[in-house]
RNA sequence: GUGGCCGUAGCUCAGUUGGUAGAGCAUCAGUUUGUGGUACUGAGGGUCGCGGGUUCGAAACCCGUCGGUCACCCCA
Numbered sequence: 001g002u003g004g005c006c007g008u009a010g011c012u013c014a015g016u017u018g019g020u021a022g023a024g025c026a027u028c029a030g031u032u033u034g035u036g037g038u039a040c041u042g043a044g045g046g047u048c049g050c051g052g053g054u055u056c057g058a059a060a061c062c063c064g065u066c067g068g069u070c071a072c073c074c075c076a
Base pairs, nucleotide, nucleotide: 001072002071003070004069005068006067007066010025011024012023013022019056027043028042029041030040031039049065050064051063052062053061
C1' cells in the first nucleotide's frame, strides 16, 4: 500500500425487515448483619469512534475519515 473484521455504559458484550439504546459485572444508596461479606431492592452512568449523506425516522444503509486487529503485496 490492498482487502477483510472490530469500535455501543467504567469493564466484558448483546442489539436483523431502519421505529423508545440494553444485559452481566462494577459504582452509589437502601434493606438484611454486632461489623464485613453474601443475598435482596432501587438509582446514577451513553456525542453508539469521528464527520457528512439517504430517510418521516439511522447503532443499523451509503460516502469519507481515525484507531485496533488479521491476511496479502512491494522494498531492504
Molecule: transfer RNA
Organism: Acidimicrobiaceae bacterium